Predicted 3D model of a 341-nucleotide RNA (Bacterial RNase P class A) from a Candidatus Rariloculaceae bacterium.
The gene name in the source record is rnpB.
The coordinates come from a structure-prediction model, not an experiment, and the mean pLDDT is 78.
Of the family's consensus pairs, 93% are formed in the model.
Its Rfam family is "Bacterial RNase P class A". By type it is a ribozyme. About the family: Ribonuclease P (RNase P) is a ubiquitous endoribonuclease, found in archaea, bacteria and eukarya as well as chloroplasts and mitochondria.

RNA sequence: GGAGCCGGCCGAGCGGUCGCCGGGGGCAACCCCGGAGGAAAGUCCGGGCUCCACUGGGCGGGGUGCCAGGUAACGCCUGGGGGGCGCAAGCCCACGGAAAGUGCCACAGAAAAGAUACCGCCGGAGCGAUCCGGUAAGGGUGAAAAGGUGCGGUAAGAGCGCACCGCGCAGGUGGUAACACACUGCGGCAGGGUAAACCCCACCUGGAGCAAGACCGAGUAGGGGAGCGUUCGAGUAUGCCCAGACGAGCUCCCGGGUAGGUCGCUAGAGGUGCGCGGUGACGCGCGUCCGAGAUGAAUGGCCGCUCUCGACAGAACCCGGCUUACAGGCCGGCUCCCACC
Numbered sequence: 001g002g003a004g005c006c007g008g009c010c011g012a013g014c015g016g017u018c019g020c021c022g023g024g025g026g027c028a029a030c031c032c033c034g035g036a037g038g039a040a041a042g043u044c045c046g047g048g049c050u051c052c053a054c055u056g057g058g059c060g061g062g063g064u065g066c067c068a069g070g071u072a073a074c075g076c077c078u079g080g081g082g083g084g085c086g087c088a089a090g091c092c093c094a095c096g097g098a099a100a101g102u103g104c105c106a107c108a109g110a111a112a113a114g115a116u117a118c119c120g121c122c123g124g125a126g127c128g129a130u131c132c133g134g135u136a137a138g139g140g141u142g143a144a145a146a147g148g149u150g151c152g153g154u155a156a157g158a159g160c161g162c163a164c165c166g167c168g169c170a171g172g173u174g175g176u177a178a179c180a181c182a183c184u185g186c187g188g189c190a191g192g193g194u195a196a197a198c199c200c201c202a203c204c205u206g207g208a209g210c211a212a213g214a215c216c217g218a219g220u221a222g223g224g225g226a227g228c229g230u231u232c233g234a235g236u237a238u239g240c241c242c243a244g245a246c247g248a249g250c251u252c253c254c255g256g257g258u259a260g261g262u263c264g265c266u267a268g269a270g271g272u273g274c275g276c277g278g279u280g281a282c283g284c285g286c287g288u289c290c291g292a293g294a295u296g297a298a299u300g301g302c303c304g305c306u307c308u309c310g311a312c313a314g315a316a317c318c319c320g321g322c323u324u325a326c327a328g329g330c331c332g333g334c335u336c337c338c339a340c341c
Stems, first nucleotide, its partner, number of pairs: 001337010012306007020035006037312001041323002044321005049209004061205005066080005081095001082093004096200002101198002103194003118139002120135006147165006166189001167187005172181003213263004223254006235246002270289008307310001
């Protein structure tokens, strides 16, 4: 200098002015303070919280699927094992069971699985075409065809026999474990693939969601009860009485809801600095900070200056994750190649 890998961060700035939402002060005029994100998103997992249900067990359904740890919990994260890719840094993997059962496997091919033989090879019969038998080494098809190499063996062959590799089982050693071992023994040796196909095994698992839910609570809305009244007339003219008129309701009490209001509501599994423990995820201790809370729902408009001319996108109960979107820029660590010293 070039190519690449991993991790983290920022994501226009400053000022003026007029508004919007929330909080505080003031009798008031008004003043002061705070006001979106790393994903607030998708709503895909997990939990808190709330209400409903709940004696225990089973079936069924759903989910998860190497091991250990972290965590409130997880399908997340960390570390490790195994497999794959890359020269490497590093990246990817639903990674239990196909030696229980069932199903499926396009095309090609003889045959896609307790089956089979197209070419070939070998033996026999036949003058021959060809037929019968053996074989699975060689060729051919296919993504995939009963393990590989070699020696022996044979008519030709074949785990048919043997050695090594591979596989399975048992033991040993190391490791908490997954697993590993050019440690030992046994078996010539299971027999294609597919379980994000049914299924089997192990583990986990009540339902609904802040429009959850709780409280206050109007109406000439409606329900229940009591009293008075409807030929003996309650009540209707707001001081009272009388007359006339109208007249079937009037008064009080009770509890439930609706409109509306309040709470839930934002100080929390919270952020951050340091120290300690741990490889790490993370945990513990001390200090420090407060950073939106609406309910027709705020975070905007205009002006000036500056710059690298500005991406994806905006809270609605909260938190931990995952996934997806993102103009441009910054920082740190690492790998490979080239050149020079």